Description: The RNA shown here (transfer RNA) has 75 nucleotides and comes from a Syntrophorhabdaceae bacterium.
[in-house]
RNA sequence: AGGCGCAUAGCUCAGUGGGGGAGCGCUACCCUGACACGGUAGAGGUCCGGGGUUCAAAACCCCGUGCGCCUACCA
Numbered sequence: 001a002g003g004c005g006c007a008u009a010g011c012u013c014a015g016u017g018g019g020g021g022a023g024c025g026c027u028a029c030c031c032u033g034a035c036a037c038g039g040u041a042g043a044g045g046u047c048c049g050g051g052g053u054u055c056a057a058a059a060c061c062c063c064g065u066g067c068g069c070c071u072a073c074c075a
Base pairs, nucleotide, nucleotide: 001071002070003069004068005067006066007065010024011023012022013021018055026042027041028040029039030038048064049063050062051061052060
């Protein structure tokens, strides 16, 4: 320098055009002598940033940023 992939809740991830979700974690309550387990309810998101397409974008297109892998170059 070129190519490919990834970026969504605190963590790990799903979601390929119309409802933003799961598991774990967290909070409250129940249960227990207490803790753990278990049960019920709940909080928590500018979906990496900007622009575009569209009636409508987390999703499609373009640019950028960060991370990972591969190739090339240099040494």
RNAcentral records the identical sequence in 2 taxa. The source organism's lineage runs through Bacteria, Pseudomonadati, Thermodesulfobacteriota, Syntrophorhabdia and Syntrophorhabdaceae. It matches the Rfam family "tRNA". Rfam classes the family as a transfer RNA. The coordinates come from a structure-prediction model, not an experiment, and the mean pLDDT is 84.